[in-house]
Molecule: transfer RNA
Organism: uncultured Fidelibacterota bacterium
RNA sequence: GCCCUUGUAGUUCAAUGGAUAGAAUAGGUCCCUCCUAAGGAUUAGAUGUAGGUUCGAUUCCUACCAAGGGCACCA
Repeated sequence: GCCCUUGUAGUUCAAUGGAUAGAAUAGGUCCCUCCUAAGGAUUAGAUGUAGGUUCGAUUCCUACCAAGGGCACCA
């Protein structure tokens, strides 16, 4: 330098054109308990950035950014 994959909550994963982005775990509050752990209830929290297509984009397209992998160069 070229190609491929991935980017969603603190973390691990769903949703793959359709209206309100869901779950687990972690966190907050409450209950329970002599206390802690465990358990129960409840609550807040996310689509990498900028454009484009579309009535509608997390999803499709382009560029960039970041992570990983492959190839080439290595005079």